[in-house]
RNA sequence: UCACGACAAAGGCAAACCCGCCGCGAGGCGGGGGCGCAAAACCAGGGACCUCGCGCCGCGAGACCGCCCAGUUGCCAAA
Numbered sequence: 001u002c003a004c005g006a007c008a009a010a011g012g013c014a015a016a017c018c019c020g021c022c023g024c025g026a027g028g029c030g031g032g033g034g035c036g037c038a039a040a041a042c043c044a045g046g047g048a049c050c051u052c053g054c055g056c057c058g059c060g061a062g063a064c065c066g067c068c069c070a071g072u073u074g075c076c077a078a079a
Base pairs, nucleotide, nucleotide: 005076012037013036017032018031019030020029021028022027035066041072042071045069046068047067050062051061052060053059054058
């Protein structure tokens, strides 16, 4: 340096569920919570799933990266 990623250290994130608010909805934001996570950081470019509308083998508008791939950045670090 590269790969790998530990019953390591420090710190971080936060599923389900509950409460409040927003949205027709998928879902989002805040608080609680903690199943898990080394990219569970950023990114909606490709695919999947999901929602709404329409003239429904389709088209349009959305949503989602804690489903997969691509892109950008990145802590620690034993064997």
c-di-GMP-I riboswitch aptamer from an uncultured Solirubrobacteraceae bacterium, 79 nucleotides, folded computationally. Its mean pLDDT, the model's own confidence on a scale to 100, is 84. Its Rfam family is "c-di-GMP-I riboswitch aptamer". From the family's description: GEMM was predicted in a large-scale screen for bacterial structured RNA regulatory elements. Gene Ontology term of the family: cyclic-di-GMP binding.